The RNA shown here (transfer RNA) has 66 nucleotides and comes from Sphenomorphus melanopogon. RNAcentral holds the sequence, with entries from ENA. The source organism's lineage runs through Eukaryota, Metazoa, Eumetazoa, Unidentata and Sphenomorphus. Rfam family: tRNA. From the family's description: Transfer RNA (tRNA) molecules are approximately 80 nucleotides in length. Model confidence (mean pLDDT): 82 of 100.

RNA sequence: GUUAACAUAGUUUAAUAAAACAUUAGGUUGUGGACCUAAAAAUAGAAGUUUAACCCUUCUUGUUUA
Repeated sequence: GUUAACAUAGUUUAAUAAAACAUUAGGUUGUGGACCUAAAAAUAGAAGUUUAACCCUUCUUGUUUA
């Protein structure tokens, strides 16, 4: 330098942007754990196509393979 693949919440997955675990705040408990309730938390970045884009196209960034 070229080719191919990937990038979503703190972590794993899914597509109606949802869930599990984790975090925070309450409840319960003599304390802790477990359990119950609630909250916050993301589409790598930027353009383009489309009525509508995580999804399609292009460029850039990062990671991996040859």